[in-house]
RNAcentral holds the full RNA, with entries from ENA and SILVA. The part of an RNA shown here (large-subunit ribosomal RNA, domain II) has 684 nucleotides and comes from Candidatus Nealsonbacteria bacterium RBG_13_37_56. Its mean pLDDT, the model's own confidence on a scale to 100, is 82. Rfam family: Bacterial large subunit ribosomal RNA. The organism belongs to Candidatus Nealsoniibacteriota, within Bacteria.
Context: one part of a larger RNA
RNA sequence: GCCAACGAGUUUUCGUAUAUAGCUUGUCUAAGCUCUUACAGAGCGAAGGCGUAGCGAAAGCAAGUGUUAAAAGCGCGUUUUUGCUAUAUGCGGAAGACCCGAAGCCAAGCGAGCUUGCCAUGGCCAGGGCGAAGGACGCCGAGAGGCGGCCGGAGGCCCGAACCCGUGAGCCGUGCAAUACUCUGGGAUGAGCUGUGGUAAGAAGUGAAAAGCUAAUCGAGCUUGGUAAUAGCUGGUUCUCCCCGAAAUAGCUUUAGGGCUAGCGUUCUGUUAAUGUUUUCAGGGGUAGAGCACUGGAAGGAAUUUCUUGAGCUUCGCUCGGAUUUUCCUACCAAACUCCGAAUACUGAAAAAUUAGACAGGGCAGUCAGACUGUGGGGGCUAAGCUCCAUGGUCAAAAGGGAAACAGCCCAGAUCUUUAUCUAAGGCCCCUAAAUUUAGCUAAGUGUUUUUAAGGAAGUAAAGUUCCUUUGAUAGCUAGGAGGUUAGCUUAGAAGCAGCUAUCCUUUAAAAAGUGCGUAAUAGCUUACUAGCUAAGGAAUUUUGCGCCAAAAAUUUACGGGACUCAAGCUAAAUGCCGAAGAUAAGAACUCCCGCCUUUGGCGGGAUUGGUAGGGGAGCGUCUCUAAUGCUUUGAAGCUGAAUUGUAAAGUUCAGUGGAGCGUUAGGGAGUGAGAAUGUUGGC
Numbered sequence: 001g002c003c004a005a006c007g008a009g010u011u012u013u014c015g016u017a018u019a020u021a022g023c024u025u026g027u028c029u030a031a032g033c034u035c036u037u038a039c040a041g042a043g044c045g046a047a048g049g050c051g052u053a054g055c056g057a058a059a060g061c062a063a064g065u066g067u068u069a070a071a072a073g074c075g076c077g078u079u080u081u082u083g084c085u086a087u088a089u090g091c092g093g094a095a096g097a098c099c100c101g102a103a104g105c106c107a108a109g110c111g112a113g114c115u116u117g118c119c120a121u122g123g124c125c126a127g128g129g130c131g132a133a134g135g136a137c138g139c140c141g142a143g144a145g146g147c148g149g150c151c152g153g154a155g156g157c158c159c160g161a162a163c164c165c166g167u168g169a170g171c172c173g174u175g176c177a178a179u180a181c182u183c184u185g186g187g188a189u190g191a192g193c194u195g196u197g198g199u200a201a202g203a204a205g206u207g208a209a210a211a212g213c214u215a216a217u218c219g220a221g222c223u224u225g226g227u228a229a230u231a232g233c234u235g236g237u238u239c240u241c242c243c244c245g246a247a248a249u250a251g252c253u254u255u256a257g258g259g260c261u262a263g264c265g266u267u268c269u270g271u272u273a274a275u276g277u278u279u280u281c282a283g284g285g286g287u288a289g290a291g292c293a294c295u296g297g298a299a300g301g302a303a304u305u306u307c308u309u310g311a312g313c314u315u316c317g318c319u320c321g322g323a324u325u326u327u328c329c330u331a332c333c334a335a336a337c338u339c340c341g342a343a344u345a346c347u348g349a350a351a352a353a354u355u356a357g358a359c360a361g362g363g364c365a366g367u368c369a370g371a372c373u374g375u376g377g378g379g380g381c382u383a384a385g386c387u388c389c390a391u392g393g394u395c396a397a398a399a400g401g402g403a404a405a406c407a408g409c410c411c412a413g414a415u416c417u418u419u420a421u422c423u424a425a426g427g428c429c430c431c432u433a434a435a436u437u438u439a440g441c442u443a444a445g446u447g448u449u450u451u452u453a454a455g456g457a458a459g460u461a462a463a464g465u466u467c468c469u470u471u472g473a474u475a476g477c478u479a480g481g482a483g484g485u486u487a488g489c490u491u492a493g494a495a496g497c498a499g500c501u502a503u504c505c506u507u508u509a510a511a512a513a514g515u516g517c518g519u520a521a522u523a524g525c526u527u528a529c530u531a532g533c534u535a536a537g538g539a540a541u542u543u544u545g546c547g548c549c550a551a552a553a554a555u556u557u558a559c560g561g562g563a564c565u566c567a568a569g570c571u572a573a574a575u576g577c578c579g580a581a582g583a584u585a586a587g588a589a590c591u592c593c594c595g596c597c598u599u600u601g602g603c604g605g606g607a608u609u610g611g612u613a614g615g616g617g618a619g620c621g622u623c624u625c626u627a628a629u630g631c632u633u634u635g636a637a638g639c640u641g642a643a644u645u646g647u648a649a650a651g652u653u654c655a656g657u658g659g660a661g662c663g664u665u666a667g668g669g670a671g672u673g674a675g676a677a678u679g680u681u682g683g684c
Stems, first nucleotide, its partner, number of pairs: 001684006011095013026050003032044004054061002064076004098236002101233001105226006116200009125190001127159003130155001134151002137148004163187003168183003202218001204214003239619006249262005263367002265364008276354003279350005289340001290338002295334003299330005306323003310320004370395010400411003415588004420584003426578003429562003435575007447564002455549002459546010476533005482506003487501003512527001516525002589609001591607007620673001622670010638657008
C1' cells in the first nucleotide's frame, strides 16, 4: 500500500412539541398484596400526581386579587375552555451522552543488579626519570652554623604500559553498535581505579552543581487505580429517491477561529386579502452638482486707516517703498462652508396589470473566517490578488457556451431521452463549426492583445484660416547691392559687424547708421533689397485620423499557433451564417394547483423540478421475535456467471458449484447499511 472482518447520535430518567390510541360521569395508578401457564401475564390497590381559580413577596382574600389614603386608575385573572394517561417521533436538561485523541492532576505501591553519594571488607597500579627532609663522614669555625662528596628516597612530581577517561578528526549514520570502530589525545601513588556486601527515592533522594543522575525514561521515575479525567481544538461519522433551501450580518460576551438573542432557511396550524414590482400623486431632505450670501483659505489690481533709524527730490513738504486696517473690482478653493440644489432612495395614498404571497403562533435548524467584480467613499502612495464601509452582481452552494488555458469577468440557470429547429455572449483563412459585399485609412508585421507617458519629428491622409501669384509668385541662374560716411561717443584701434547713443539725408530699379562669416583695424565673402531669364503654383498656421521614436527581465522566438498587407489589421455600413445543458419540437417522469368523474385512484389543463450547511416527506435492505402460510437431498443457504424488472436503495429467474436448511405476508424489536478516522485486528 491493497484486501477481508470490526468500527461512531445509544440507554435511563425528567421536561417540551407533534401524531396516534384509551377514558372523559376528570384521568393515571405507585409501592405493596393475591392469582398464574412464572425471563411473562391478570386482578386488587387513588396513598399520591396532573386537572378543576385566581391574585399577592407573604399573611391572606377569592371571581376576583395586588398596588394605594382611596369606591379613582392600572397590572394579572374571570366571563368557557377540554383534561389526564400510554406509545412513537423531533428537540432540550442530567448522566461518558456520536466515536477516537492529549500534555497533565491525585492516591497506593514497585524500583539504587544502570547511575549518584556514603559505609564495611578485599584487590590492582610494567618500566624509566628528577632527587626534598634527614643521616653519618671529611674540611672550616670559639660557637651558631657553612661547604664538599656519599647514604637516603619525599612528591594530589615528570615520561610511559596495564587500568581509568573520552580532546580533535575520520568513519558509521535502515550502523558491528538505540553512542560503536580507527587514528590522535588526558590521568596513570592518587580528591586514584576496582570486586563483593550494605545504605539513601518520587516534591523525595543523591549531586566537586550540568536542573546532572535515580534501570536505553527525569524541570519531578515506573506500575496500577480515580478514569470513558477534561479538550470552546483536529480528524472521522456507513442505504436510496422526492420537495424547499440559507449564512459568513447586528447587539452583548476575560469576547474575537467559542457562545446567546435577533436577522436569513424549513415545516405545522390558524387568520387574512393582502404583499412585492410597474404607473400616477403627495411628502420631508441638503448628497452629486453648483456657488461665494455666512465660516475659513488663497491670487492680482484699486482705494483707504495707523505707523515708518527706508530711498529720491524742487526738503513748512511731495513722490516712491515697507508694515498694518478696512472697503471695492476681477478670477478661484472647501469632508467637518451654503444664497442654492437634483437624479435615485425612503415614507404614505390611489387605480390597473402581474406575482403567490403576507401576518400570527408552535417544532427543528444551520450560519457569526467570506472571495472577486461594477459603482460611491475612508485608510494607503487616487500602491497592492492590500485594508475598512455602503450599494448591485457572480462564486460560495452553479454545471453548460465564450474569454487559448482561467471559483468570483461576459452569456445563460442542467428533471430525463433525441446525430431535430432557432438564438445569446462570442465568432466565421487553416488548426476549428460558420462570410461575403461596399467605401476609406495604415506600411509600422503597427496590428490580428487587457495596457504605456512627458517630450520629439517636412511619416501619411483629411478639413479649415490667412497671404503671395501669368500686372509672372516660390526655388534656381545672371547682374546690382551705392554716396554723405571711417555716423557720433568710446577706444591703442572700433571703418555696417567689442560696447553705448542715435538710426538721418541723397542718388536710385534697389541697396540696412547693416543678417551672418571674417580682419589687429581695414580688406574680403554673404544676406536683406532690386532688375532680368525661366515658368505654375508657393508660403505660414490651426485641427483631426492612422502610423514613427521615446520602449529594458528573467525556460521559448510568442497574436493560442500557423500565418496574414486594396488584409485574415483599423474605421464606417449592409446582408447572411455558426454558436449553449438557453428557447422551440416530440416523448417520458416527479411535485404543486385547478376542473371533472364513483373512493383507493383515473382523466384533462397549467405551472414546477441546479444545489452546500440545513429542514421536511416517502421508501429499500440486514439480524431477530410473534402470527399465518409456504419451499427444500427430485437439492436449502452461501458462492460464480448470465438474462430480466424497478426512478433508486434493490428484486426475480436461469445455469453451474455447494450439500442442509431457507423464504413470503402482516406486525414488533434493533449491537441495522463504511471508503476514508497517521482507525483496530488478520492476510498478502